c-di-GMP-I-GGC riboswitch aptamer from an Anaerolineales bacterium, 89 nucleotides, folded computationally.
[in-house]
RNA sequence: UCCGAUAAAGGCAAACCCGGCGAAAGCCGGCGACGCAAAGCCAUGGGUCUAACGUCAUUCCAAUGACCACGACCGCCAGGCCGCCGAAG
Numbered sequence: 001u002c003c004g005a006u007a008a009a010g011g012c013a014a015a016c017c018c019g020g021c022g023a024a025a026g027c028c029g030g031c032g033a034c035g036c037a038a039a040g041c042c043a044u045g046g047g048u049c050u051a052a053c054g055u056c057a058u059u060c061c062a063a064u065g066a067c068c069a070c071g072a073c074c075g076c077c078a079g080g081c082c083g084c085c086g087a088a089g
Base pairs, nucleotide, nucleotide: 002089003086004085011036012035017030018029019028020027021026034075040081041080042079044078045077046076047073048072049071054067055066056065057064058063
């Protein structure tokens, strides 16, 4: 250095439920642990989710529908940055 143990010390926290924010996706706090060796950080490439605004259609208003990210997800994959511990090999 690769690697990752029925090791040690510590860490994070899915779902459900409660409160708040948001149009939504989702986020924050509490509770709680399904899991995680980067489940630490960065939306850079891919992917996924949402569709407020906008555009278009339905003759107009309204309403509905379609498309759209400048909104999200790093606990989907890849890439980048940083990092705890140390058995075996």
About this RNA:
Its mean pLDDT, the model's own confidence on a scale to 100, is 89. Rfam family: c-di-GMP-I-GGC riboswitch aptamer. Its family is annotated with cyclic-di-GMP binding in the Gene Ontology. It was read from a public genome assembly, where an Rfam model found it. NCBI's taxonomy places the organism under Bacteria, Bacillati, Chloroflexota, Anaerolineae, Anaerolineales.